[in-house]
RNA sequence: GGGGACGUAGCUUAGCGGUUAAAGCGCUUGUCUGUCGAACAAGAGAUCGCGGGUUCAAAUCCCGUCUUCCUCG
Numbered sequence: 001g002g003g004g005a006c007g008u009a010g011c012u013u014a015g016c017g018g019u020u021a022a023a024g025c026g027c028u029u030g031u032c033u034g035u036c037g038a039a040c041a042a043g044a045g046a047u048c049g050c051g052g053g054u055u056c057a058a059a060u061c062c063c064g065u066c067u068u069c070c071u072c073g
Base pairs, nucleotide, nucleotide: 001072002071003070004069005068007066010025011024012023013022018056027043028042029041030040031039049065050064051063052062053061
């Protein structure tokens, strides 16, 4: 340099054009407990790597770009 894959909450993932972006772990508060933990209840947290485009509508499709990884030379 050519080709391909990945990027979504602190972490691990789901979501594959259409109502509020979903879940587990973690975090916060409460109940319970002598305390911690467990259990139960409630809550906060991602405008989807970044910038454009298509569309009535984009995390999802297209283009560019960046990171990481695989592969060819």
Predicted 3D model of a 73-nucleotide RNA (transfer RNA) from Alkalinema sp. RU_4_3. The RNAcentral record of the sequence draws on ENA. Rfam family: tRNA. Rfam classes the family as a transfer RNA.